[in-house]
RNA sequence: CAGGCGUCUCCGGGAAGAGCUUCCCUUCACUGGGAACACCGAAGGGGCAAACCCGUUCAGGGUGAAUCUCUCAGGUAACAAGGACCCGGAACCUCAA
Numbered sequence: 001c002a003g004g005c006g007u008c009u010c011c012g013g014g015a016a017g018a019g020c021u022u023c024c025c026u027u028c029a030c031u032g033g034g035a036a037c038a039c040c041g042a043a044g045g046g047g048c049a050a051a052c053c054c055g056u057u058c059a060g061g062g063u064g065a066a067u068c069u070c071u072c073a074g075g076u077a078a079c080a081a082g083g084a085c086c087c088g089g090a091a092c093c094u095c096a097a
Stems, first nucleotide, its partner, number of pairs: 003095002006092002009090006019037001021036005038076003044072001045070003051063004
C1' cells in the first nucleotide's frame, strides 16, 4: 500500500403493508383543517425469552434481542414524501501478511 473487521456518519440505488371510508367546517377544487369508526408495521418509542449476575442460593431482584409483540407516535388510491433492511461508493476507526 492492496486487502479484511467495524460505524447512531455521508452520497447514490432497491424497498412492503393497510380506507380512493363517513361526518363537520372551509375551498374554484377530496383544497385545507378537525372528528369518528376500520385497518397497517419496516421511522422513532414501549414490552419480554433463554443465558448470566445478586440473593439466606428460596422467595425474589438486576442485566437482557429481534423482522416477535404493543400500536403511543407514524402511516392507509395513485403521485410525492417517509421507510426497517439490503447493495454500491466515500470518510473515519481498527487489524495488517
Molecule: Glycine riboswitch aptamer
Organism: Anaerolinea sp.